[in-house]
Context: one part of a larger RNA
RNA sequence: GAGCGAACGUUGGCGGUGUGGAUUAGGCAUGCAAGUCGAACGAGAACGCGCCCUUCGGGGCGUUAUUAAAGUGGCGAACUGGUUAGUAACAGGUGGAUAACAUACCCUUUGGCGGGGGACAGCCUCUGGAAACAGGGAUUAAUACCGCAUAAAGCCGUAGGACCGUUGGGUCUUAUGGACAAAGUCUUCGGACACCGAAGGAUUGGUCCGCCCCUGAUUAGCUUGUUGGUGUGGUAAAAGCGCACCAAGGCUACGAUCAGUAGCUGGUCUGAGAGGAUGGUCAGCAACACUGGGACUGAGAUACGGCCCAGACUCCUACGGGAGGCAGCAGUCUAGAAGCUUCCACAAUGGACGAAAGUCUGAUGGAGCGACACCGCGUGCGGGAUGACACUCGUGAGAGCGUAAACCGCUGUCAGCAGGGAAGAAUGCCCGGAUGGUGAAUUCGGGAAUGACGGUACCUGCAGAGGAAGCACCGGCUAACUAUGUGCCAGCAGCCGCGGUAAUACAUAGGGUGCAAACGUUGCUC
Numbered sequence: 001g002a003g004c005g006a007a008c009g010u011u012g013g014c015g016g017u018g019u020g021g022a023u024u025a026g027g028c029a030u031g032c033a034a035g036u037c038g039a040a041c042g043a044g045a046a047c048g049c050g051c052c053c054u055u056c057g058g059g060g061c062g063u064u065a066u067u068a069a070a071g072u073g074g075c076g077a078a079c080u081g082g083u084u085a086g087u088a089a090c091a092g093g094u095g096g097a098u099a100a101c102a103u104a105c106c107c108u109u110u111g112g113c114g115g116g117g118g119a120c121a122g123c124c125u126c127u128g129g130a131a132a133c134a135g136g137g138a139u140u141a142a143u144a145c146c147g148c149a150u151a152a153a154g155c156c157g158u159a160g161g162a163c164c165g166u167u168g169g170g171u172c173u174u175a176u177g178g179a180c181a182a183a184g185u186c187u188u189c190g191g192a193c194a195c196c197g198a199a200g201g202a203u204u205g206g207u208c209c210g211c212c213c214c215u216g217a218u219u220a221g222c223u224u225g226u227u228g229g230u231g232u233g234g235u236a237a238a239a240g241c242g243c244a245c246c247a248a249g250g251c252u253a254c255g256a257u258c259a260g261u262a263g264c265u266g267g268u269c270u271g272a273g274a275g276g277a278u279g280g281u282c283a284g285c286a287a288c289a290c291u292g293g294g295a296c297u298g299a300g301a302u303a304c305g306g307c308c309c310a311g312a313c314u315c316c317u318a319c320g321g322g323a324g325g326c327a328g329c330a331g332u333c334u335a336g337a338a339g340c341u342u343c344c345a346c347a348a349u350g351g352a353c354g355a356a357a358g359u360c361u362g363a364u365g366g367a368g369c370g371a372c373a374c375c376g377c378g379u380g381c382g383g384g385a386u387g388a389c390a391c392u393c394g395u396g397a398g399a400g401c402g403u404a405a406a407c408c409g410c411u412g413u414c415a416g417c418a419g420g421g422a423a424g425a426a427u428g429c430c431c432g433g434a435u436g437g438u439g440a441a442u443u444c445g446g447g448a449a450u451g452a453c454g455g456u457a458c459c460u461g462c463a464g465a466g467g468a469a470g471c472a473c474c475g476g477c478u479a480a481c482u483a484u485g486u487g488c489c490a491g492c493a494g495c496c497g498c499g500g501u502a503a504u505a506c507a508u509a510g511g512g513u514g515c516a517a518a519c520g521u522u523g524c525u526c
Base pairs, nucleotide, nucleotide: 001526002525003524004523006522007521008520009519010518013377014376015375016374017373018372019370020369026333027332028331030330031329032328035075036074037073040072041071048063049062050061051060052059053058082288083287084286092212093211094210095209096208097207098206101205102204106201107200108199109198110197111196112195114148116146117145124137125136126135127134128133155178156177157176158175159174160173161172162171163170164169184193185192186191214260215259216258221251222250223249226248227247228246229245230244231243232242233241263285264284265283266282267278268277269276270275290311291310292309293308294307313324314323315322316321341367343366344365345364349363350361351360352359353358380410381409382408383407391400392399393398414467416462417461418460419459420458424453429447430446431445432444433443434442435441470515471514472513473512474511475496476495477494481510482509483508484507485506491498492497
């Protein structure tokens, strides 16, 4: 000098764009953050309104209602969002391998979708319990569940053939044996969407390998599933991944092991560069979800807002027993120098579900708070005296403040008030047309709508210099000097050093210098 997720002091007009819990991966009140589908299925309220009856207490019917709430079932909940504790590791980066693998939804191609059965929720009823909830009985549907049939292709086995090869092999092909599927719903009756098997694609992942990846030798030896083999099990998949047996190996001064520290990267800061430091926001990957362990479901998890066990903590309790997990968005307490609203909206972008309408979405879009950072604008402009007053200095002549003020003329940014007023909206829906296989899909025209931000941005007008300047420094480094007070005191200080009676170094004043809505200080990096 440059920089910062900064903090502190003094001061503080406006706007834009960013950015804001770095310490306690400490504890959390409250609300919300993952639902959706009635075009898979059975069942199905109430308030209100209308009519009727009434013993005036009430009751019935219709509507509400293709409803709500709940249940079975499907898809989603493994995404999105948060954090950086752990991890020195094939975690990450980069380049390869998979002849050792998986992939729901989506696309293409191909072949199917026959015929049966028995249940379980819900509802009803009974019982237990303070609750959480649990148990018994009866009854019922399905795209839920289970046999049977069919089996081209694929899979498994047996016997061959051709071509190829990167370790055990890969691809294609012939014959034969074996096991394995399925579901309907809507319909304008044309069909549409689902469902099952197979092949290919796309996407997303799993695994393996080369290289790169902090410090310490005041850590020198480490290792027994350890290193390899055979067999067997296991996985989607190679493998000591697990197990039995056999052998005695494997790593290490090119730093093993141990210890410390740390998420990694694209990047960011600095620097002429080489390099050094760093990894907050944004993007990619990884890991974690009160602590430790475990599996279930599923295409996918060993699952933040799922389950089970143990532990710590908090809460409820009728003392028998239960409930919970903000490192999601807000918010709260604690610790700290220190980091925001318990806001608005799904209008846009994206996601889940749905045929769609649509529903959900603290993702996201916005607004709010903070000079935290950067950038922009303003706080007026022109004229105006040999030059007012005050103040300061003074050789008492005067000098400085200083065109500065007053005064005259002008302008109208920002803020204020008033009026007008966006873009962001395209889709989607309804009607019609074109291409097209009377299809799907695409596209054109018309119609009725859809904006949280927000009456915001922006534009116009009104009035009026009116509402808007401070901070640090002035001994040298280093731009800027005098007076008074103080008297090694009080104090200053980044270094050198100032202060003991004329201090340009302390304190105050006048003046000056430098930056400016900021200026200084502290901390950290180059």